[in-house]
About this RNA
Model confidence (mean pLDDT): 81 of 100. A computed fold for a 99-nucleotide RNA from Schinkia azotoformans LMG 9581, annotated as Guanidine-I riboswitch aptamer. The sequence is in RNAcentral, with records from Rfam. Rfam family: Guanidine-I riboswitch aptamer. Rfam 15.1 lists 1,509 matches to the family in 1,281 species. Lineage of the source: Bacteria > Bacillati > Bacilli > Caryophanales > Schinkia azotoformans. The model forms 100% of the base pairs in the Rfam consensus.
RNA sequence: AUGAAUGUUUUCUAGGGUUCCGCAGUCUGCUGGCUGGUCUGGACCGAGAGAAAACUCACAGCCUAGGCUGUGUCACGGAGGGAUAAAAGCCCGGGAGAU
Numbered sequence: 001a002u003g004a005a006u007g008u009u010u011u012c013u014a015g016g017g018u019u020c021c022g023c024a025g026u027c028u029g030c031u032g033g034c035u036g037g038u039c040u041g042g043a044c045c046g047a048g049a050g051a052a053a054a055c056u057c058a059c060a061g062c063c064u065a066g067g068c069u070g071u072g073u074c075a076c077g078g079a080g081g082g083a084u085a086a087a088a089g090c091c092c093g094g095g096a097g098a099u
Stems, first nucleotide, its partner, number of pairs: 007055006015045002020042002022039001023036005057072007074094001076097001080092003
C1' cells in the first nucleotide's frame, strides 16, 4: 500500500430523549390551555466494536440428486456535523486519528 462475509434481516438489551399517552404543578375558558423529562412509566429511537434467532457466504467432511454436520478468530477511538418532537453507543462511521 492492497485484499477479505468485518454479510443481511428480525426481536431485544445497555443507553436515549419528550411528539403522543400517562403523571406532577398551574390557569380555568374544564373531553381545555400553559409549564415540567431535575417525572418511575406506556409508547417511541436504539448499538460495527452488546445479546439471541433466522437466512446467506466461504472452507472442510459426509451421503445418490439435494441436503446434513462442523468451523469462521479480532475490534482503542475523539471533536464536529446530520435526522426526527428530541436525544443517544442512531447516521456520517469498523470514518479522522491511535495501536